[in-house]
RNA sequence: UUCUCGCGAACGCCGAAUCGACCCUAGUGAGGGUCGACCGGGGGAACCACACCCCCAUCGGGGCGAAUCUCGCCGCUGGAUGCAGCGAGACGCGUACUGCGCGAGCCCGUCAGCUAACUCCGGAGGCGAACUACCCCACCAUG
Numbered sequence: 001u002u003c004u005c006g007c008g009a010a011c012g013c014c015g016a017a018u019c020g021a022c023c024c025u026a027g028u029g030a031g032g033g034u035c036g037a038c039c040g041g042g043g044g045a046a047c048c049a050c051a052c053c054c055c056c057a058u059c060g061g062g063g064c065g066a067a068u069c070u071c072g073c074c075g076c077u078g079g080a081u082g083c084a085g086c087g088a089g090a091c092g093c094g095u096a097c098u099g100c101g102c103g104a105g106c107c108c109g110u111c112a113g114c115u116a117a118c119u120c121c122g123g124a125g126g127c128g129a130a131c132u133a134c135c136c137c138a139c140c141a142u143g
Base pairs, nucleotide, nucleotide: 001010002009003008011128012127013126014125018037019036020035021034022033023032024031025030038123039122040121041120042119043118048113059079060111061108062107063106064105067142068090069089070088071087072086073085075083076082091103092102093101094100099131
């Protein structure tokens, strides 16, 4: 959006997040499991790449995710390449935007470049226009 009094159904959209078979719980509301297909992500050779004078540093490194990078000022510090605050820029995300907003969180545990074989996870949620009518209530959920 369409149908319906309504419950709901169909169709479509974002997203990896779908399809099928069987089984269990349950008792019509659903939930869970196994297997297969497909989709997304991590690990993992050779070749290649990176590094290669040595040493020190939890003030290591890496993954999911848009959620990162750089610069300036000021502060913390023995000192900073680290951290906090403010500001600027770049880039990414918000299904269009010379505008506006956002750049969180979680995990691994000292270990991971790429990567055939192999292997380990995940397959949610939301929406009918995606950033927006306004107000109120509840609330701290990127609602």
c-di-AMP riboswitch aptamer (ydaO/yuaA leader) from a Solirubrobacteraceae bacterium, 143 nucleotides, folded computationally. The model forms 92% of the base pairs in the Rfam consensus. NCBI's taxonomy places the organism under Bacteria, Bacillati, Actinomycetota, Thermoleophilia, Solirubrobacteraceae.